[in-house]
Molecule: RNase P RNA; transfer RNA
Organism: Desulfobulbaceae bacterium
RNA sequence: AGGGGUGGGCGCAUGAUCGCUCCGGAUACUCCGGGGAGGAAAGUCCGAACACCACAGGGCACGGUGGUUCGUAACGCGAACGCUGGGCAACCAGGGGAAAGUGCCACAGAAAAGACACCGCCGAUGGGGCCUUGGCCCACAGGUAAGGGUGAAAUGGCGAGGUAAGAGCUCACCGCCUGCCUGGCGACAGGCAGGGCAGGGUAAACCCCACCGGGUGCAAGACCAAAUAGGGAGGCGCUUGAGGGCGGCCCGUCCGAUGCCUCCGGGUAGGUUGCACGAGAUGCCGGGCGACCGGUAUUCCCAGUUAAAUGAUCAUGCCUGAUGGGUGGUGAGCCGCUCGUCAGGACAGAAUUCGGCUUACAGCCCACCCCUUUUU
RNA sequence: UGGGGCGUCGUCAAGCGGUAAGACACAAGACUUUGACUCUUGCAUUCGUAGGUUCGAAUCCUGCCGCCCCAGCCA
Numbered sequence: 001a002g003g004g005g006u007g008g009g010c011g012c013a014u015g016a017u018c019g020c021u022c023c024g025g026a027u028a029c030u031c032c033g034g035g036g037a038g039g040a041a042a043g044u045c046c047g048a049a050c051a052c053c054a055c056a057g058g059g060c061a062c063g064g065u066g067g068u069u070c071g072u073a074a075c076g077c078g079a080a081c082g083c084u085g086g087g088c089a090a091c092c093a094g095g096g097g098a099a100a101g102u103g104c105c106a107c108a109g110a111a112a113a114g115a116c117a118c119c120g121c122c123g124a125u126g127g128g129g130c131c132u133u134g135g136c137c138c139a140c141a142g143g144u145a146a147g148g149g150u151g152a153a154a155u156g157g158c159g160a161g162g163u164a165a166g167a168g169c170u171c172a173c174c175g176c177c178u179g180c181c182u183g184g185c186g187a188c189a190g191g192c193a194g195g196g197c198a199g200g201g202u203a204a205a206c207c208c209c210a211c212c213g214g215g216u217g218c219a220a221g222a223c224c225a226a227a228u229a230g231g232g233a234g235g236c237g238c239u240u241g242a243g244g245g246c247g248g249c250c251c252g253u254c255c256g257a258u259g260c261c262u263c264c265g266g267g268u269a270g271g272u273u274g275c276a277c278g279a280g281a282u283g284c285c286g287g288g289c290g291a292c293c294g295g296u297a298u299u300c301c302c303a304g305u306u307a308a309a310u311g312a313u314c315a316u317g318c319c320u321g322a323u324g325g326g327u328g329g330u331g332a333g334c335c336g337c338u339c340g341u342c343a344g345g346a347c348a349g350a351a352u353u354c355g356g357c358u359u360a361c362a363g364c365c366c367a368c369c370c371c372u373u374u375u376u
Numbered sequence: 377u378g379g380g381g382c383g384u385c386g387u388c389a390a391g392c393g394g395u396a397a398g399a400c401a402c403a404a405g406a407c408u409u410u411g412a413c414u415c416u417u418g419c420a421u422u423c424g425u426a427g428g429u430u431c432g433a434a435u436c437c438u439g440c441c442g443c444c445c446c447a448g449c450c451a
Base pairs, nucleotide, nucleotide: 001372002371003370004369005368006367007366008365009364010363012317013316014315015314016313017312018311020036021035022034023033024032025031026030038347042358043357045356046355047354048353049352050217051216052215053214057251058250059249060248062213063212064211065210066209067081068080069079070078071077083094084093085092086091096208097207101206102205103202104201105200118148119147120144121143122142125141126140127138128137129136130135156174157173159171160170161169175197176195177194178193179192180191181190182189183188221273222272223271224270231264232263233262234261235260236259243255244254245253266450267449268448280300281298282297283296284295285294286293287292318345319344320343321342322341323340324339325338326337327336328335329334377447378446379445380444381443382442383441386400387399388398394431402418403417404416405415406414424440425439426438427437428436
């Protein structure tokens, strides 16, 4: 200098004028002072807090998660490590079990799972034929998974021996399985011995194993106010009990007769609260590889609406792109500096609150690491 | 705000691991003097979209996009 990888951050600034919303105040219906979006406020995909249902119980069913160990209030999140795959590398991606059972594997192919003989190879052995004890021929029984062909996939790989031809049939190496030893908390790794090899793929098919999950959501819930037709029809039940505890079933338990369910009809759709200081933020110190944890300080925090406020215009500056002029380096391309003109400054937007994930995002900045080339 | 469901020719839709039925509409042709009816033929290559699992995906899994439905209180 060029190319690449990982992580983090900012995401227009200042002023003036005119507005919007909330809070406080006043000389009170108009003024004054103060506060007023985000990194994703979004999607609502997970996990919690909180609230009610019983104090949240037991079993089955159902759903979810899935290498290991940590972190965390919790998680499907995060960290470190392990294995497999990709990359020269930095680094990236993936994840229980297919030797418990069941299902599926279209077409093609001989055969798709208790493997199989279509082509090919052989025909030692048995059989038949010829001839001169030996040998030759036939390819009938049969043998054969080395080769061809089919397929996404064909029952360890490769080499040598062996054989009639072949084959873990035998052997070496690699892979696999079993047992033991060593290291590690563990996933796992290494070593030794034994076994010729059994066990195709698919679990984002049923399933098995381990762990987790009671339900409903702030329209939860609490209080106040308003309104009237506490009306009509049908069904069930009244202790041998309907029904309810917002869920699929059973058990258990509690409530339960001025009862419960469905439909039709009627009234009202207002206010307060829940609801803004918390698993908070920042700095420092300590522990940990890290996620994170502990301690301590702070003249750090300040939207709270209900169809829903947080905006617009102008000026100056900043950034980016295009274009024009001047100027410097240079042979040129190109690059730097400077002055103008024009255009642009994203995605989006609180609605009970947090922790994550995912997705969207103009433009820019920072840190670390890897590879190639050149110079010193 | 919370919860639930659905996206397949222009329209209504079937198919839920093996390569997209059917009806209407549309286009062309035949019949007819012409039109309608009828008959024949054609018409999905991105199953909303982007990835993944699988030999193979409309179908199974995940993320986005779009659409639809439900809901309070009193008695």